[in-house]
Molecule: transfer RNA
Organism: Candidatus Staskawiczbacteria bacterium RIFCSPLOWO2_01_FULL_38_12b
RNA sequence: GGGCCCAUGGUCCAGUGGCAAGAUGCGUCAUUCGCAUUGACGAGACGGCAGUCCGAUUCUGCCUGGGUCCA
Numbered sequence: 001g002g003g004c005c006c007a008u009g010g011u012c013c014a015g016u017g018g019c020a021a022g023a024u025g026c027g028u029c030a031u032u033c034g035c036a037u038u039g040a041c042g043a044g045a046c047g048g049c050a051g052u053c054c055g056a057u058u059c060u061g062c063c064u065g066g067g068u069c070c071a
Stems, first nucleotide, its partner, number of pairs: 001070007010024003018054001026042005047063005
């Protein structure tokens, strides 16, 4: 320098054009003499900038970061 892959709550991960699921963690409440466990409820996320589209987390381009291969 080039090819390919990836980027989603604090962490791990699903999703795939029509508003984002789950686990774990966090908070509140219940349960307990208390803690833990368990249950209920709640807050919390699509790397950035453009383009296409009625509509973009999803498709396209560039950038940033990471991984891998080639030189």